[in-house]
Molecule: SAM riboswitch aptamer (S box leader)
Organism: Specibacter cremeus
RNA sequence: UACCCAUCCAGAGCGGCCGAGAGACCUGGAUCAAUGACGCCGCAGCAACCGACACGUUCGGUGCUACCGCCAGGAGACGAUGGAAA
Numbered sequence: 001u002a003c004c005c006a007u008c009c010a011g012a013g014c015g016g017c018c019g020a021g022a023g024a025c026c027u028g029g030a031u032c033a034a035u036g037a038c039g040c041c042g043c044a045g046c047a048a049c050c051g052a053c054a055c056g057u058u059c060g061g062u063g064c065u066a067c068c069g070c071c072a073g074g075a076g077a078c079g080a081u082g083g084a085a086a
Stems, first nucleotide, its partner, number of pairs: 001086001004083005013043005021032002025074005044065003048062005053056001069078001
């Protein structure tokens, strides 16, 4: 990374650094953002999938912690996460 399977209206934020746009793409809308968003790092938290055995209010791996994948419409090799797999 191709193909395949499952999920995407539950849950969970503080600090530091940075410095202008941001939430996948297109159109429209409503939002967040110099009272510092997005991103990165640390800590904390959540509990979705997988693993372990001691079977638990457990440990470990991945993941996640504004807004329903922000909403409506569109496009289709859509995207994200986990698993599996050559």